[in-house]
RNA sequence: GCUGAAGUAGCUCAGUGGGAGAGCGACAGAUUCAGGUUCUGUAGGCGGAGGUUCGAUCCCUCCCUAAGCA
Repeated sequence: GCUGAAGUAGCUCAGUGGGAGAGCGACAGAUUCAGGUUCUGUAGGCGGAGGUUCGAUCCCUCCCUAAGCA
């Protein structure tokens, strides 16, 4: 310098225009003599800026980060 099939919760990922989700994890409660298991609940997130649109995680542009190629 070039590329898109990368960037969504603590981790692994889903989500192709209108309700932001799953599993594991954390915390609290129930259960137990206690722990574990099980059940219930809670918290926690769309890399940043701008644009299109009535409406953007999703479409477009730029930037940042990471990866690959040279």
Transfer RNA from Pseudophaeobacter sp. EL27, 70 nucleotides, folded computationally. It matches the Rfam family "tRNA". Rfam classes the family as a transfer RNA. The organism belongs to Pseudophaeobacter, within Bacteria. It was read from a public genome assembly. Model confidence (mean pLDDT): 81 of 100.